[in-house]
This is a predicted structure of a 561-nucleotide part of an RNA (large-subunit ribosomal RNA, domain I) from a fermentation metagenome.
The RNAcentral record of the full RNA draws on SILVA.
Context: one part of a larger RNA
RNA sequence: GUCCAUGGUGAAUGCCUGUGGAGCUGCAAGGCGAAGAAGGCCGUGAUAAGCUGCGAAAAGCCGCGGGGAGAAGCACAUAUUUGUUGAUCCGCGGACUGCCGAAUGGGGUAACCCGUCAGGAGCGAUUCUGACACCGCAACGUCUGAAUAAAAUAGGGCGGCGGAGCGAAACUGUGUGAAGUGAACCAUCUAAGUAACACGGGAGAAGAAAUCAAAAGAGAUUCCGUAAGUAGCGGCGAGCGAACGCGGAAGAGCCCAAACCACACAAGUGGGGUUGAAGGGCCGCAUGGGGAUGACCCGGAAAGUUAGAGAAAACCGAUUUAUAGCGGAAUGAUUCAGGAAAGGUCAGCGGGACAGCGUGAAAGCCGCGUACGCGAAAUGAAUCGGACUUUCUGAUGCGGUACCUGAGUACGGCGGGACACGAGAAACCCUGUCGGAAACUGGGUCGACCACGAUCCAAGGCUAAAUACUCGGCAGCUACCGAUAGUGCACAAGUACCGUGAGGGAAAGGUGAAAAGAACCCCGGCAAGGGGAGUGAAAUAGAACCUGAAACCAUGGACUG
Numbered sequence: 001g002u003c004c005a006u007g008g009u010g011a012a013u014g015c016c017u018g019u020g021g022a023g024c025u026g027c028a029a030g031g032c033g034a035a036g037a038a039g040g041c042c043g044u045g046a047u048a049a050g051c052u053g054c055g056a057a058a059a060g061c062c063g064c065g066g067g068g069a070g071a072a073g074c075a076c077a078u079a080u081u082u083g084u085u086g087a088u089c090c091g092c093g094g095a096c097u098g099c100c101g102a103a104u105g106g107g108g109u110a111a112c113c114c115g116u117c118a119g120g121a122g123c124g125a126u127u128c129u130g131a132c133a134c135c136g137c138a139a140c141g142u143c144u145g146a147a148u149a150a151a152a153u154a155g156g157g158c159g160g161c162g163g164a165g166c167g168a169a170a171c172u173g174u175g176u177g178a179a180g181u182g183a184a185c186c187a188u189c190u191a192a193g194u195a196a197c198a199c200g201g202g203a204g205a206a207g208a209a210a211u212c213a214a215a216a217g218a219g220a221u222u223c224c225g226u227a228a229g230u231a232g233c234g235g236c237g238a239g240c241g242a243a244c245g246c247g248g249a250a251g252a253g254c255c256c257a258a259a260c261c262a263c264a265c266a267a268g269u270g271g272g273g274u275u276g277a278a279g280g281g282c283c284g285c286a287u288g289g290g291g292a293u294g295a296c297c298c299g300g301a302a303a304g305u306u307a308g309a310g311a312a313a314a315c316c317g318a319u320u321u322a323u324a325g326c327g328g329a330a331u332g333a334u335u336c337a338g339g340a341a342a343g344g345u346c347a348g349c350g351g352g353a354c355a356g357c358g359u360g361a362a363a364g365c366c367g368c369g370u371a372c373g374c375g376a377a378a379u380g381a382a383u384c385g386g387a388c389u390u391u392c393u394g395a396u397g398c399g400g401u402a403c404c405u406g407a408g409u410a411c412g413g414c415g416g417g418a419c420a421c422g423a424g425a426a427a428c429c430c431u432g433u434c435g436g437a438a439a440c441u442g443g444g445u446c447g448a449c450c451a452c453g454a455u456c457c458a459a460g461g462c463u464a465a466a467u468a469c470u471c472g473g474c475a476g477c478u479a480c481c482g483a484u485a486g487u488g489c490a491c492a493a494g495u496a497c498c499g500u501g502a503g504g505g506a507a508a509g510g511u512g513a514a515a516a517g518a519a520c521c522c523c524g525g526c527a528a529g530g531g532g533a534g535u536g537a538a539a540u541a542g543a544a545c546c547u548g549a550a551a552c553c554a555u556g557g558a559c560u561g
Stems, first nucleotide, its partner, number of pairs: 001559008014546001015510002020481002022478006029470002031166002039100003042055003046078002050074002061094006070082003105114003115132007134163004140159005171201006182189001186235001211218002222249005232240002253462003256406001260271004276440001278405003281401007289298003299393006315386009325374003331347004336343001348365002350354001356368003411435007421447001442457005497504002517545001520532004
């Protein structure tokens, strides 16, 4: 040196997964906060470093309900307690809840320092309790209070109400708004109105036609499918990319301004009125629930809030439901092998339950469960009803009148933006700037523009559902992972550690069925470690603990140089 055997080291591999992770489905929820949040600091246990819980009433206190034998968290020890006069535990409601933090009496290097006023205790030093930030709103009350002599008013102080901060890195509207990239370069273009930043909600936005359509008509909005990668746009390059119509989901419509009237006579308030086959006002005529003439009452009708417009809040009852739970069928034997029976053999049974998990191995009938059925003192939610509140109570027809129907608006020029549409033949929509109408015999649109025709009524406002998303809750599923995987984290994980800081950020699972975790003896330093003994099915399962590969190391043997 090669080979063989036996060990050490080492951790791969296999198997496993009670508490782990990924993705998805359904239901529910979508907020918390000055009544002090989210998040922390400091405390709190008989012994107590960490985590968890809790707050000087401190692993807890009280009430109600569930439950039924042990209990004093993770955590396996000792001590001391506690419990059938019902504990521990689970649910609902309440009490307490230090200090910091929007932090709010002032300050401040967060968890600390220093006050003022009022009341109380103490002879006193001192101490206890409460109040004291800023901004906005404005009805009322109260104390004040100018110009201006008095009075009054404006104004001011106090009392009142609200805001502030956090949160899901998701969704959504508005405002501001890139570049890389693609075009095989690059500048129009693209990426993209994307990323990013700032303001709201549980959804948001949009929304009841000055809309479409095309000679026929539809009838608010939103979302899905189709139309369709079509018509188009485009250094006609790269690329961008509709609409009409059709089929579905859902379905809901309303309120002002103005004319006129009344009160005030300025603003304003109430009545009235709300549309396009134009409508409304005013005047006349006809018909009309009652009283009766008023902005009224009776009667009648309708609607509705606290989940949504139409105004908005509290209450009562019933049912259902959420937040603890309860019942829940049916098997025995075996001197079978085995450490152990659920396996083998023999003989039975249940099934609205043969989903699943556990039990010393492989269990429908052992345990937990499952199918099915049942349950709430308390709090919340939904639906229905009551109560309550609000609205309508004249309307219609015919005729007349020409009073009203949203103005620096529509529209035009110039410059931009947005429409699938890049200035194009470029309509429609928005507007920085300059001009600037009509008013119902009126006006907008129908892709330059004109005519005819059709259609709609701008310049005020509100509006549920169908739609988007998931930090967190409950239930379930998977041709998802199985400890270098799956979350960064199956473990004291956003921990240890690194960084002045913003920030970065791990490793680390497995004895055994049960601790039965090795009494006692020996070597050794009263060690470490080991040898006996004992436990166990197994100790080469001994805590550096399942399996235990390879590299590497050692011992023994054989062979070779």
Background: Model confidence (mean pLDDT): 80 of 100.